[in-house]
Predicted 3D model of a 351-nucleotide part of an RNA (small-subunit ribosomal RNA, central domain) from an uncultured prokaryote.

Context: one part of a larger RNA
């Protein structure tokens, strides 16, 4: 190339942005590039196919048609794609009012508590397990009360609750700052749109460099059990490390194992955020919409599980990946990185 596929069998890049490409919304009008139909002329013969004829058939020869689905020029068409030209406003996008929210950043403060250190009362234990020791304690622990240092995280509010592209994000306060939603029209642009190879930001934890913290907690490691043994599970104890400020690393079961838009397809019931009626002293209730977040469920679809308007259902559309197990996410090689190590990404062999 091509078919079938990607929740859970193999298969959605961890995730925005976005160049290039692809793909694209109404109406009219011009083109005539794709796109249709005509005519030329080429499309060697042989072969193939159809109809004939000659070796006694056949094979094989041989005559004639058809075919050569192509390509070139010309001449028509104008529905659908493109190109052009003019325009709309139902896609998108602004403006105005307004709400929500652990949504990034920066500084500041505030209780609890754990730990140390000081003092004060006090006297034999404490601590920890299945049960123990090891550990701490008469050089006065443990308890209990003053105070004072410190560093990390914010009990309760807290919800299949909220924000955020994702990873993620939780005391309070202040400054900066990014996004969602809604209503009102307006106004105002007008197709500015969707996806996105490359490329480029971001991206837990653990590692890595340089400085600095270092309460608790704890890879290593030390020491006590338990045990046949115990490089573990339990105990005491403890360094990286967890934290900050700069800077790399770029992986994860980065998970809805479920790429992104956009349209369509029964319902019912919570809960968040707004709106509009109704209704009211209000706050509720109650009848729509809209935007999110959960459960049940119908058609569908689905090996089965289950998925069902937050689809795994019907359809367009761009992307990414898969293509039998092992060998292997390895080798080599190549870019990238202080390293660890990423990313690319084979084969022989074997079953």
């Nucleotide at each position: 190339c091509u078919g079938g596929g990607c929740g859970u069998a193999a298969a959605g890049c961890g995730u925005a942005c976005g160049c290039a490409g692809g793909c694209g919304g109404u109406u009219u009008g011009u083109u005539a590039a794709g796109c249709g139909a005509g005519a030329u002329g080429u499309g060697a013969a042989a072969g193939c196919c159809c109809c004939g004829g000659g070796c006694u058939c056949a094979a094989c020869c041989u005559g004639g048609g058809a075919a050569c689905u192509g390509c070139a020029u010309u001449u028509c068409g104008a529905a659908c794609u493109g190109a052009c030209a003019a325009a709309c406003u139902a896609g998108a996008g602004u403006u105005u009012u307004g709400u929500a929210g652990a949504g990034g950043g920066u500084g500041g403060u505030a209780g609890a508590a754990u730990u140390u250190c000081a003092g004060g009362u006090g006297u034999a234990g404490c601590g920890g397990u299945g049960a123990a020791a090891u550990g701490c304690g008469u050089a006065g622990a443990g308890a209990u009360c003053u105070g004072a240092a410190g560093g990390a995280a914010u009990a309760c509010c807290a919800g299949u609750g909220g924000c955020g592209a994702a990873g993620g994000c939780g005391g309070c306060c202040a400054c900066c700052u990014g996004g969602a939603c809604a209503a009102u029209a307006a106004c105002u642009u007008g197709a500015c749109g969707c996806u996105g190879a490359g490329g480029c930001g971001c991206g837990a934890a653990a590692g890595c460099u340089a400085g600095g913290g270092c309460a608790g907690c704890a890879a290593a490691c030390g020491g006590g059990a338990u045990u046949a043994g115990a490089u573990a599970c339990c105990c005491c104890g403890g360094u990286a490390g967890u934290c900050c400020u700069a800077g790399c690393c770029g992986u994860a079961a980065a998970c809805g194992a479920u790429g992104g838009a956009c349209a369509c397809u029964a319902g019912g019931u919570g809960u968040u955020g707004g709106u509009g009626g109704u209704a009211u002293c209000a706050a509720c209730c109650c009848c729509g919409c809209c935007a999110g977040u959960g459960c049940c469920g119908a058609a569908g679809c689905u090996a089965a599980c289950g998925c069902a308007u937050u689809a795994a259902g019907u359809g367009u559309u761009c992307c990414g990946c898969c293509u039998g197990g092992g060998g292997a996410g390895u080798a080599c090689g190549g870019c990238c990185g202080c390293a660890a190590g990423g990313c690319u990404a084979a084969a022989a062999c074997u079953c």

RNAcentral holds the full RNA, with entries from ENA.